[in-house]
């Protein structure tokens, strides 16, 4: 210097002065939405709503079916499909990066074209013809066969290579190598091995196709709920149910018990709780408080951990709008400002997306 | 702000579950038919299957992310 790769930080910056929203707080005031002074005031993705959890409501609970959803091991985690470490397996020359990675010997489906065949090898060309049988001009032919070693199809053709063996020929045999399977050893585990011993190979791919195994799972969302206020026709229609016994009691009624009906997206059950539930279509109002920000927080230090991440001290309060606040001019600097605006709050993943900084490799060039 | 849906040919759809040639109506083109025209027959053009990656031998389809459209959710009795 140049390519590449991890990881980590900033989000223009400072003065003035005039505005917005909030919280305190002085003053006037019945009260203040009015002043006056202080402090606060958008993101690392606030985005996508993909994923998981808090809070709220559906009274609540337990079962099983169906659904859905996740899949290598250990760990962290309030929880995850997320994160750390680690097998394993692919790419890269390396640093290094990726992977929905359980089961294909439980079972079913599928493998278009092409091919002789796409899974129990039904063999196009080739090879052979030793044994049976016919033919002969004894060279050899043809029948009945024998082969999967060459060819050629295709994303895939039933283990490779190399030696024996045979008619030709194949794990037929055997070496070596690759597969299985049980053992030993290591390691919590996945799994791994110049290790031991058995098996001539059975046992193509496909589960982001049914499906099998394991684990996990109610269902809606701050327009969720909860109070106050105005206002209306407290309104029609449909469908299920309002049923009965006993007791108390003048009555109204209340209590018990059986049925019936409705209860956490479908079914079904059992414990419970309720007496009404659902669907349609019309009417009224678009106003206020509240969930609403101290939270699984931030930030220092320190301990254990490889590491995510926990334990303990300390210290800090850091937006809460609701037609919706951050903006506007002026100076001076500079790397001339990129993606982009919270909305009930939180961990995460993806996408956008400017600038700086360090650590690895790898190449070239000097010293 | 929350929740659900779509995206194939100029329109409007259909295949996507259960992967293998992309299709149908209406419209365009041209040729016949008619003195001409409409209406009839006949052929014919016309597709990044929104866009990018993944699985697979193979993807309009099966799985993620992306963009871009669309539809619904207020309280009261």
């Nucleotide at each position: 210097g140049g390519a590449g790769u991890c990881g980590g930080c900033c989000a223009g910056a400072c003065a003035a002065c005039c505005g917005c929203c909030g919280u305190g707080u002085c003053g006037u005031u019945g009260a203040a939405u009015c002043u006056u002074c202080a402090c606060g005031g958008a993101g690392g993705a606030a985005a996508g709503u993909c994923c998981g959890g808090g809070c709220u409501c559906c009274a609540u609970c337990a079962g099983g079916c169906a659904g859905g959803g996740c899949g290598c091991c250990a760990g962290g985690u309030a929880a995850c499909g997320c994160c750390u470490g680690g097998a394993g397996g692919g790419c890269g020359a390396g640093a290094g990066c990726c992977c929905a990675u359980g089961g294909a010997a439980a079972g079913u489906g599928c493998c278009a074209c092409a091919g002789a065949a796409a899974a129990u090898a039904c063999a196009c060309c080739g090879c052979c013809c030793a044994a049976g049988c016919g033919c002969c001009a004894c060279g050899g032919c043809g029948c009945c066969g024998g082969u999967a070693a060459g060819g050629g199809u295709g994303a895939a053709a039933a283990g490779g290579u190399g030696c024996g063996g045979u008619a030709a020929g194949a794990g037929c045999g055997c070496a070596c190598c690759g597969c299985g399977c049980g053992g030993a050893u290591g390691g919590c585990a996945a799994c791994a091995u110049g290790c031991c011993g058995c098996g001539g190979c059975a046992g193509g791919g496909u589960a982001a196709a049914c499906c099998c195994c394991g684990c996990c799972u109610g269902g809606a969302g701050c327009a969720a709920g909860a109070c106050c206020a105005a206002a209306u026709a407290g309104g029609g229609g449909a469908g299920u149910g309002c049923g009965u016994g006993a007791a108390c009691c003048u009555g109204a009624g209340u209590u018990c018990g059986c049925a019936c009906c409705g209860c956490g997206c479908g079914c079904c059950u059992g414990a419970g709780c309720g007496g009404a539930c659902u669907c349609c279509c019309g009417g009224g109002u678009a106003g206020g408080u509240u969930g609403c920000u101290a939270g699984a927080g931030g930030c220092g230090a320190u301990c254990g951990g490889c590491g995510a991440c926990g334990g303990u001290c300390g210290u800090c309060c850091c937006a809460g709008a609701u037609g919706a606040a951050u903006g506007g001019u002026u100076g001076u600097c500079c790397a001339c400002g990129a993606c982009a605006g919270a909305a009930c709050c939180c961990g995460g993943c993806u996408u956008a997306u400017u600038g700086c900084c360090g650590g690895c490799u790898c190449c070239c060039g000097c010293u | 702000g929350g929740g659900c849906c779509c995206u194939u040919a100029g329109c409007u759809c259909a295949g996507c579950c259960u992967g293998g040639u992309a299709g149908a109506g209406c419209g365009c083109u041209u040729g016949c038919u008619c003195g001409a025209c409409a209406c009839g027959c006949a052929a014919g053009a016309g597709g990044u299957c929104a866009c990018u990656g993944g699985u697979u031998c193979a993807a309009g389809u099966c799985c993620a992310g992306u963009a871009g459209g669309g539809c619904c959710c207020a309280c009261c009795a």
The prediction has a mean pLDDT of 81. Predicted 3D model of RNase P RNA and transfer RNA as a complex of 444 nucleotides. Rfam match: Bacterial RNase P class A.